[in-house]
Context: one part of a larger RNA
Molecule: large-subunit ribosomal RNA, half B
Organism: candidate division WWE3 bacterium
RNA sequence: UCGUGGCCGAGGAACUAGGCAAUUUACAUCCGUAACUUAGGAAAAAGGAUGCCCUGCUGCAGGCUUAUGCCGUAGGUAGGGGGCACAGAAAUGGCUCAAGCGACUGUUUAACAAAAACAUAGGUCCCUGCUCAACCAUUAAUGGGAAGUAUAGGGGCCGACGCCUGCCCAGUGCCCGUAGGUCAAGACUGGGGGUGACCGCAUUAUGCGCGAGCUCUUGGUUCAAGCCCGGGUGAACGGCAGCAGUAACUAUAACUGUUCUAUGGUAGCGUAAUCCCUUGUCGGGUAAGUUCCGACCCGCACGAAAGGCGUAACGACUUGAGCACUCUCUUAGUCACGAGCUCGGUGAAAUAGAACUACCGGUGAAGAUGCCGGUUACUCGUUGUUGGACAAAAAGACCCCGUGGAGCUUUACUGUAGCCUGGCAUUGACAAGCGGUAUUUGAUGUGUAGUGUAGGAGGGAGUUUGAGACGUAAAACUCUUAAACGCCAAUGAAACACCUCUCUUCUGAUUCUGUAAGUCUCACUACACACCGUGAUCCGGUGUGAGGACAAUGCUUGGUGGGCAGUUUAUCUGGGGCGGAUUCCCGCUAAAAAGUAACGCGGGAGCCCAAAGGUUCCCUUAGCGCCGAUGGAAAUGGUGCUGUAAGCGUAAAGGUAUAUGGGAGCUUGACUGCAAGACAUACAAGUCGAGCAGAUGCGAAAGCAGGGCUUAGUGAUCUUCCGUGGCUUAAUGGUAGGCCCGGAACUUAUCGGAUAAAAGUUACCCCGGGGAUAACAGGCUGAUCUUGCCCGAGCGUUCACAGCGGCGGCAAGGUUUGGCACCUCGAUGUCGUCUCGUCACAUCCUGGAGCUGGAGCAGGUUCCAAGGGUCCGGCUGUUCGCCGGUUAAAGUGGCGCGUUAGAUGGGUUCAGUACGUCGUGAGACAGUACGGUCUCUUUCCACAACGAGCGUUUAGAGUUUGAGGGGACUCAUUCCUAGUACGAGAGGACCGGAAUGAUCAAACCGCUAGUGUACCAGUUGUUCCGCCAGGAGCAUCGCUGGGUAGCUACGUUUGGACGUGAUAAGUGCUGAAAGCAUCUAAGCACGAAGCAUACCCCAAGAUGAGACUCUUUCAGCUAUAAGCUGACGCAACUCCUGGGAGAUUACCAGGUUGAUAGGCUGCAGGUGUACGCACAGCAAUGUGUUUAGCCGAGCAGUACUAAUGUUUGCGCGU
Repeated sequence: UCGUGGCCGAGGAACUAGGCAAUUUACAUCCGUAACUUAGGAAAAAGGAUGCCCUGCUGCAGGCUUAUGCCGUAGGUAGGGGGCACAGAAAUGGCUCAAGCGACUGUUUAACAAAAACAUAGGUCCCUGCUCAACCAUUAAUGGGAAGUAUAGGGGCCGACGCCUGCCCAGUGCCCGUAGGUCAAGACUGGGGGUGACCGCAUUAUGCGCGAGCUCUUGGUUCAAGCCCGGGUGAACGGCAGCAGUAACUAUAACUGUUCUAUGGUAGCGUAAUCCCUUGUCGGGUAAGUUCCGACCCGCACGAAAGGCGUAACGACUUGAGCACUCUCUUAGUCACGAGCUCGGUGAAAUAGAACUACCGGUGAAGAUGCCGGUUACUCGUUGUUGGACAAAAAGACCCCGUGGAGCUUUACUGUAGCCUGGCAUUGACAAGCGGUAUUUGAUGUGUAGUGUAGGAGGGAGUUUGAGACGUAAAACUCUUAAACGCCAAUGAAACACCUCUCUUCUGAUUCUGUAAGUCUCACUACACACCGUGAUCCGGUGUGAGGACAAUGCUUGGUGGGCAGUUUAUCUGGGGCGGAUUCCCGCUAAAAAGUAACGCGGGAGCCCAAAGGUUCCCUUAGCGCCGAUGGAAAUGGUGCUGUAAGCGUAAAGGUAUAUGGGAGCUUGACUGCAAGACAUACAAGUCGAGCAGAUGCGAAAGCAGGGCUUAGUGAUCUUCCGUGGCUUAAUGGUAGGCCCGGAACUUAUCGGAUAAAAGUUACCCCGGGGAUAACAGGCUGAUCUUGCCCGAGCGUUCACAGCGGCGGCAAGGUUUGGCACCUCGAUGUCGUCUCGUCACAUCCUGGAGCUGGAGCAGGUUCCAAGGGUCCGGCUGUUCGCCGGUUAAAGUGGCGCGUUAGAUGGGUUCAGUACGUCGUGAGACAGUACGGUCUCUUUCCACAACGAGCGUUUAGAGUUUGAGGGGACUCAUUCCUAGUACGAGAGGACCGGAAUGAUCAAACCGCUAGUGUACCAGUUGUUCCGCCAGGAGCAUCGCUGGGUAGCUACGUUUGGACGUGAUAAGUGCUGAAAGCAUCUAAGCACGAAGCAUACCCCAAGAUGAGACUCUUUCAGCUAUAAGCUGACGCAACUCCUGGGAGAUUACCAGGUUGAUAGGCUGCAGGUGUACGCACAGCAAUGUGUUUAGCCGAGCAGUACUAAUGUUUGCGCGU
């Protein structure tokens, strides 16, 4: 010093984030008990009384007995006794008032979160009718659900109970609907291409024709689910506005208008676990209240089953207040035990480039033991403290980066299980119905007029039927007769009989085909039943019923599909993110060649033009002055001046009047094939180009023309397409394909273009790296900040400067906010508090001065001055700040925003959870709220102490000097001077002198007080000493009451001084330079709590080692020496007895010539009247003997015991 435990004066939460921790309380009986309430509770509420020992009486049960009796635990009652204390020890709730959240008991992150989270009973919604329910597990078989059946089972949300649960169906989801649209495979049916069998023709042939088959391709018809579409649905996902005006004070707006919407937030609550502003405002509580409670409502950003609002009971929850209680604190102290320390035994680890490892200032990769310059420092240890070694530990978890990883999400991309769905197969029969297609029968057709239901076209003058006759094998034919329809007539665009073809619509039949529903039984299905195997809830068989070509399964089609999987989610960047940018052109930056960066400055492009191209010829702009009808600043005309300022499609620059500008004529060189040579250049791209050949336009010609005054107007490769004709053709023939020339399709704009096709989140995170890059601190800088100065407009009645000081300017500092990104990411722990300080001075107080718009008192302002001092509380995590009460004053800053190998951990900043808000979501928030592991051992330097060695030139003992260093240094109040100076008064001093305090410091223990586990006493429970008596052990020293020494403070005493010297600001004397003036230049004098002394302490390792005093014999030997040996003397260590000295060591007292310790004796002091005996009392108990007995450390006396013994140094020199 730490840990665990005991006690504590006065105060009593003042501590602190917070009563954390520790007290208090506690048992039993009796009494008593509030609000509220779900009437059960709350409740052990709260708050009181009693309790020991002895005795009498009574006495249920019980016992003894057999007496109308006795005893009698418990209980009742009365009396007596002792103690500080009677639940005497141990065990054993502190309580109350409020608020939030959650109803409750329960569950949870084994090892940082126990909660408000989860669960829960209950509510509601959805699914499920059972031939394997829905759902779940599974590749399947099969199993769970369930040997259950809608009062059952599964899923979601809410979460007891009470009162309630509003509006919106536009979006998304789900459910229902299915006419229409869209829509796959398949089926049916066309077109085109390639090849070209067979057959035919036939010779110039590798021929022609026909065209099967195979194949490629492209249409049409049909065709399911899904989607579109139409409804419904919120206790489904979700959502629930804005602007303006208006009332007879003002304010406000019941009211009105208007816009948008699917609808515009109802009840209730509201500064809230939700409110940024915010410590909202008011009230309560407090001396003082960022918390708390009650209200208000301006709800950044409450709100009704991700439920709203209440709510008794409950809670190791969170918050506030009070009573009691206390060492939490004021503010510490003391004691015990265990560590630490010493000794004995045993004996790790981290760490470690090497170490011979100081301080200050500077420097430096910007914070040095190691560099530079100074200063300090004999060598080596022991105990301590942790300021430093950017200490140790962990290749930083924050941040950034990586074409790193992983988890999670979704309307990212691409897939996929599952589910839905059509086709085909397992897969059969029957009959109808309804479609389609083809053939066919029959029918059908109303404008007006017209007899009247005129489909169209053509033909057409007769047609059909009955009877009779003739005739025949029969029929045909012919004639007569009867009837009907025509012709005719009329109407009309068209005229009817009859025949042929045909259209619309309908109907029937047949072929092929499709479709939906039905019936059947034979596949197939089955935990239906019965029987048999059999004595079986399996399995198989048989039978009877049931279902049935469905279901189911396989292959395939489309849909759905974060259920699951694989991935993507750019770069630049004064960190990253957000924002902006990413290609091209012009100017500047750019430093007179070219080139040249920045998230430098200023602007443009992603086209246009058939003339705005070519050529030939012609012309000259713009501006300004003057003159001139309407006529103006500006229209057209005249004239002059200036000279390129104009114009050139489009930015700017360069260029250009001898046009590159303006106009007109004719035109297409806005050509084909090339190209010497250059520019530019990493490459790929890019740019210019005379000249040659061909053809052409203009021009008389020379000539000019391969677009545009020039520089932007853009995109590689792959892929696909188009034009054109050649080359090639995987045995051969052909084809597909490829190549050559030209063109097209990319905001491939992240523009040298990763893919045809790609977003998020991580606080659950991980890995690799980075001080190449952020957050803290340092550094540089000093915009900002703070401080000072210059100027002097103005204020100050007058007056710039008592006090202020516009607009401006100049510095200093390095405390703010920043900038930069220089050390540190193989780690420099971050706010506040506590503890301990130290420095600066730009001074808050105290001290000394000047000026004052200073009468005095009290102030203002400035100068000097850093010696000392510089408060306690309420609120909040706060620093800060506000408030209460004091004070002489309640200073400003630095020290890694001093201080985490010193403490704390409230805040911030991991994992849990909730609210508001944002987000579809995972999740997110310098928003809020509750909760949440701070690492025993110090190597070096440093610091505080204590030792050992050596030195200090003989050794030793004692006493000192003081170079140097440290400490201390404060202030107030009252009184006197004096109610004086001053002042009209009120008020009220300087200077000087006393007293008393506060704070701080040191020492001490006589007093007071605390402790005092070796002292005394009381007392409970229990065990033991055989019992009684008396004791002992244990229970925190069992508890309780006291207390010696010692140690202590709350106690007592003392201290800061007086003075001297030199000074600061300032005040002066004399006095020139400068005949004056001047405190100064020479000279002289004052002047402060400050400096130096003075006071106290350390101090000669002060290596410069100081000074003074004292001690310093003898004998023998021989090398005659600073020699050796022995006596003696002195001194000392070891050792021993001890200590108010002490970790060890040291120091001090003493060691027989002795009081050092123990013992003994006496005394002091403490406790409080012992044991035994006697007496009194029934007894408990009391009284007497007895102010007894006991008594640690204190003071004396006394050698009874123990301090035995051994060793070393010196006695030199003069």